[in-house]
RNA sequence: AGAGUUUGAUCCUGGCUCAGAACGAACGCUGGCGGCAGGCCUAACACAUGCAAGUCGAACGAAGCCUUCGGGCUUAGUGGCGCACGGGUGAGUAACGCGUAGGAAUCUACCUGGUAGUUCGGGAUAACAGUUGGAAACGACUGCUAAUACCGGAUACGCCCCCCAUUAGUAAGAUUUUGGGGGGGAAAGAAUUUCGCUAUCAGAUGAGCCUGCGUAAGAUUAGCUAGUUGGUGAGGUAACGGCUCACCAAGGCGACGAUCUUUAGCUGGUCUGAGAGGAUGAUCAGCCACACUGGGACUGAGACACGGCCCAGACUCCUACGGGAGGCAGCAGUGGGGAAUAUUGGGCAAUGGGCGCAAGCCUGACCCAGCCAUGCCGCGUGAGUGAUGACGGCCUUAGGGUUGUAAAGCUCUUUCAAUGGUGAAGAUGAUGACAGUAGCCAUAGAAGAAGCCCCGGCUAACUUCGUGCCAGCAGCCGCGGUAAUACGAAGGGGGCUAGCGUUGUUCGGAUUUACUGGGCGUAAAGGGCACGCAGGCGGCCUGUCAAGUUGGGGGUGAAAUCCCGGGGCUCAACCCCGGAACUGCCUCCAAAACUGUCAGGCUAGAGAUCGAGAGAGGUGAGUGGAAUUCCUAGUGUAGAGGUGAAAUUCGUAGAUAUUAGGAGGAACACCAGUGGCGAAGGCGGCUCACUGGCUCGAAUCUGACGCUCAGGUGCGAAAGCGUGGGGAGCAAACAGGAUUAGAUACCCUGGUAGUCCACGCCGUAAACGAUGUCAACUAGCCGUUGGGGAGCUUAGUCUCCUUAGUGGCGUAGCUAACGCGCUAAGUUGACCGCCUGGGGAGUACGGUCGCAAGAUUAAAACUCAAAUGAAUUGACGGGGGCCCGCACAAGCGGUGGAGCAUGUGGUUUAAUUCGACGCAACGCGAAGAACCUUACCAGGUCUUGACAUCCAGAGAACUUUCCAGAGAUGGAUUGGUGCCUUCGGGAACUCUGAGACAGGUGCUGCAUGGCUGUCGUCAGCUCGUGUCGUGAGAUGUUGGGUUAAGUCCCGUAACGAGCGCAACCCUUGUCCUUAUUUGCCAGCACUUCGGGUGGGAACUCUAAGGAGACUGCCGGUGACAAACCGGAGGAAGGUGGGGACGACGUCAAGUCAUCAUGGCCCUUACGACCUGGGCUACACACGUGCUACAAUGGGAAGUACAGAGGGUUGCCAAGCAGCGAUGCGGAGCUAAUCCCUGAAAACUUUUCGUAGUCCGGAUAGGAGUCUGCAACUCGACUCCUUGAAGUCGGAAUCGCUAGUAAUCGCGAAUCAGAAUGUCGCGGUGAAUACGUUCCCGGGCCUUGUACACACCGCCCGUCACACCAUGGGAGUGGGUUGCACCAGAAGUGGCUAGUCUAACUUCGGAGGACGGUCACCACGGUGUGAUUCAUGACUGGGGUGAAGUCGUAACAAGGUAACCGUA
Repeated sequence: AGAGUUUGAUCCUGGCUCAGAACGAACGCUGGCGGCAGGCCUAACACAUGCAAGUCGAACGAAGCCUUCGGGCUUAGUGGCGCACGGGUGAGUAACGCGUAGGAAUCUACCUGGUAGUUCGGGAUAACAGUUGGAAACGACUGCUAAUACCGGAUACGCCCCCCAUUAGUAAGAUUUUGGGGGGGAAAGAAUUUCGCUAUCAGAUGAGCCUGCGUAAGAUUAGCUAGUUGGUGAGGUAACGGCUCACCAAGGCGACGAUCUUUAGCUGGUCUGAGAGGAUGAUCAGCCACACUGGGACUGAGACACGGCCCAGACUCCUACGGGAGGCAGCAGUGGGGAAUAUUGGGCAAUGGGCGCAAGCCUGACCCAGCCAUGCCGCGUGAGUGAUGACGGCCUUAGGGUUGUAAAGCUCUUUCAAUGGUGAAGAUGAUGACAGUAGCCAUAGAAGAAGCCCCGGCUAACUUCGUGCCAGCAGCCGCGGUAAUACGAAGGGGGCUAGCGUUGUUCGGAUUUACUGGGCGUAAAGGGCACGCAGGCGGCCUGUCAAGUUGGGGGUGAAAUCCCGGGGCUCAACCCCGGAACUGCCUCCAAAACUGUCAGGCUAGAGAUCGAGAGAGGUGAGUGGAAUUCCUAGUGUAGAGGUGAAAUUCGUAGAUAUUAGGAGGAACACCAGUGGCGAAGGCGGCUCACUGGCUCGAAUCUGACGCUCAGGUGCGAAAGCGUGGGGAGCAAACAGGAUUAGAUACCCUGGUAGUCCACGCCGUAAACGAUGUCAACUAGCCGUUGGGGAGCUUAGUCUCCUUAGUGGCGUAGCUAACGCGCUAAGUUGACCGCCUGGGGAGUACGGUCGCAAGAUUAAAACUCAAAUGAAUUGACGGGGGCCCGCACAAGCGGUGGAGCAUGUGGUUUAAUUCGACGCAACGCGAAGAACCUUACCAGGUCUUGACAUCCAGAGAACUUUCCAGAGAUGGAUUGGUGCCUUCGGGAACUCUGAGACAGGUGCUGCAUGGCUGUCGUCAGCUCGUGUCGUGAGAUGUUGGGUUAAGUCCCGUAACGAGCGCAACCCUUGUCCUUAUUUGCCAGCACUUCGGGUGGGAACUCUAAGGAGACUGCCGGUGACAAACCGGAGGAAGGUGGGGACGACGUCAAGUCAUCAUGGCCCUUACGACCUGGGCUACACACGUGCUACAAUGGGAAGUACAGAGGGUUGCCAAGCAGCGAUGCGGAGCUAAUCCCUGAAAACUUUUCGUAGUCCGGAUAGGAGUCUGCAACUCGACUCCUUGAAGUCGGAAUCGCUAGUAAUCGCGAAUCAGAAUGUCGCGGUGAAUACGUUCCCGGGCCUUGUACACACCGCCCGUCACACCAUGGGAGUGGGUUGCACCAGAAGUGGCUAGUCUAACUUCGGAGGACGGUCACCACGGUGUGAUUCAUGACUGGGGUGAAGUCGUAACAAGGUAACCGUA
């Protein structure tokens, strides 16, 4: 210090998440030792038991015991002091409670100091004794007694009160000094020389009171207050004070947040953080509050009292039912609650406290120990050596690697723990719980001591197996659907270590609330606009004060903590000492620049005055023409209107059209303009009246009068509302007609509110420049509107300057980019408004406003990991431009209808093996299923196997014949004894045996290689360097031309290059050269008349090599280019025709069944063999073909002309037989030699005459031929007979641009046989193309996009189902609380002879107690409100969900552009 996560990628915005530190923690796994700390955060829930406050006999009497008779011991009671400390808890409290700094009207036991005293008397009473009540607790009566208990008198330096004088002093006799007079009030002894007691003055300590400032949240809490605020007087208090009361006045608090509600003890500090801050308030320390809940007082120096009292209430316990007792938020402990927190321990040895003269007693304060890894700190679990790199494990490419010097082995050490011994400090004289202390010494032996988490990225660390969207993981992103570094296990590795992980919480990272330190054009965010009170801010000069500010001094800021420096425990944690710090508050002094106060001045801001000016600025009144509609009248006749096309509608009762006149309402064409005016909304014929603002010029006046503005006030489009008018056109709703699957829409015909006016409401808009107002500063250029000034080479329709607006471009700068750019989104200042992830939601509830509609203010639960902005590359568009293609069009011929062939689907079946499925599956794999093939089915068989390698044994191999069987197979049998040899044996082959292994057309083409299809023979796809951009990327490759072409040229921040295109290759078309047999034959010769022969090499052909075509030439067009058009020549002309050749890539395209191959699966079977069957089934549907429907034809007869292939298990001639298929036959040919092989259409002649035919040939019967082991399932062919459908084919759809389509035959591969298929070959041989609007596909540029799995995309709403939280809800049940009233315990105060009464008495009484009564008042009760929580039939919307229903609203012109407000 950052990182992950939105996207195909990018930059930004923005949230979520992680890495760090911490904890009074908890949970899981594990656990050796010690030191120092810490330990009910929840139920201020209830508590059994024990202990936690006593002490004094030197205050007092008495009782008991002991006695050395001196006395001593014990203690129930009286009395004194203490029990108000110490200890606990945090319920209440938002407060003078706390913190900090001050203040004046007070008290203070014990302690310290000073002064003065300590005298004379009196009457009781507990204990005790007796009687007596009660279960108990506890009493009652009678009698006796003491005091440092109680009471009276005397005395009074001082003290208190009153009066007089006096001093100082003041606004004031408020206060103060001194003196005099009068009045009032004290005391206690005990001990033996100290402790007490009384009065008083001081101190110290502690406490009470007052004040400034600070100290949570909510405004969906805005008004609160009657003792309330003040005064006078009185009372009361230790003390000031409405603290209380009477009277008087009407105040006091509040937007600088009163009141109310919710929450909370506060602080020093603690955690975190660079800091500022944020969070927190355990342990330790200071303060406060509380003590079962509520109220109350008593005693006392001090309490309204934790271990005191009284009363009320709840709860618990005892009871003899009459009454009583109790209060762990003291220490232990128990139950309960809870994720969770310890021993019913030891000791007063130390420190401290109470009492006491003291000894001493008491002390769960405290000191220690116990439990707990709860935390921090320290130590250990060994060290050295040790390579055969052991065994084992894991992985493996099978070689090895790794675990790993790790282990074993060898040599050492003994910290800690253990055992034995010894032994401090804590203690000034005594006293040690801790204590088996710490420490030290000795002994033995590596001996007793390692786990947890993680290993996809963030984040250090990887492999195998198992699993197969299952089981599971997960902090975020996300893993898992058969090759998971992400699940589980193992091996290995990484991290920390007596701990390690998880969970929770806090801060950090988060500059993600931004003071330090953020933003608001489009990401969330500028109020619709203005005026303006409070508030904030404010021009120049001079003086003044010193509030802010600055400097210095003083006080305080407790200690502890943190930090620094030392010191002590072996170190550290921990502890001790010192310093610094505590950033604060108060106070004194000083300064006077800045801000501020006050005072005086100035004119640059602001305003006023004068003179001009422009304008749809506003309001009111009047007025004008065009047009629509309606009415009246005329002319006129059959349609009009409307649409994509129609219909509804109007019209023969006369429409539409046209002419004239009239009525009425609304809006103002042209001018008209990124022109004008206005704060915004907004404003448009013309005239008049009233009126607001603005600009320019002059430089006359005032003298900071200013800017902004929470709340407030006003204005505020459209729609809407109320009342009353008005109503031509338009037009929600509504009606009808269309469209449509539907059409509550878009289109059409009508049409009411409304639109218009007046008055009153509403107060919202995408009220937008999505840009608050004001001011200053910061390059230019070009327009335009209003005003002013200047210049003159054309006095202008000129040029220049300036000012106020309004526009376009653009520099610097800014910005995430787009963009902004003197009209800022630049650089600054002032003030206001607003934002803080998306959804839920601008919603609910509450308040305010409104007649209503609704507006405004404005959440939460829950849910997601994104949502968003700008730009980029693609893809897409029922966006645009340009271009191409048998893409359309123009033509020719088909398919779709029939019959048959063939393939597919479906169905069937024991099986109908498998694959291929839009184009790009379907005469496809299959260039050929009767057996075989064959993978399928049934049955029969085999198990190292039908096939390969290795080992051992035997045998040559092989062969003849027979039996059983469907065969596989089994049994028997004949002949045979080979080849090489170094004589050991070996090679090939066969059989037997054992195991390694074979085998699989079993699965996965979504694990793969290879091969192939397709876009597409489309013209594209990229790279290097450079440049531009934050970046993804762009440029190049775009543009202007041109091309079949990213083909070429020109231009150009690009310059080059690669894969594609083209060319190179094959073939065909012309010619030449060479060669000449089997091919050829011009000339010569022979001839059986056949190139047959001699011969020839001219020609054809053959097959080798060359030539030829390059826009080369001419003309035109073009830009002087590329190129195009036309022409010449030429066999061929603009890539001559055809083929091979297929860029980067796309489709998880096809193929595991060609082959290869990972993984998985089968192994007497999913392998192998055999026989038979099936792949050939058949209601049906589709694809591809063949043959036809006929006369351009069928039949008959005759005649002519190819090319390319194939042939020895072959092609098969002549000849003969057969109607024929074919048979017999055997010549020739290993092929330019022989054969297949007579090509057919064509041509000539003839017949048929438009018919289901002399068309068509299916189907069927019979008879045959051939192949083959075998034609039944299931072959082809032949002959005779039979003679079906079909008369040119609906919607739709296919091919083809020239030697092409169409038509005609021929051949080949496969193959025993079996083509209408496939691949080739030649013969005959057309028509048409105006053209690119449209359909389909493609290329380039551009545009929009919410798409990127990329439009077969994305996505919205209702409905149905499940779950979740939430609003309303007749109500219901609690909590808190206001007001009114009733009631009134205990207690205090007032009044009171009703009763009782020792001290004193002047004998009257005083005083006291009880009783009664009044006031205050807790609990309680009644009524009525407020508020909050829970719950509620039903109901509203919201969110999430694998899949569902209905439509298709949005994103492209999203198919009616979208969106905002309103009805």
Small-subunit ribosomal RNA from an uncultured bacterium, 1463 nucleotides, folded computationally. It matches the Rfam family "Bacterial small subunit ribosomal RNA". Model confidence (mean pLDDT): 86 of 100. The RNAcentral record of the sequence draws on ENA and Greengenes.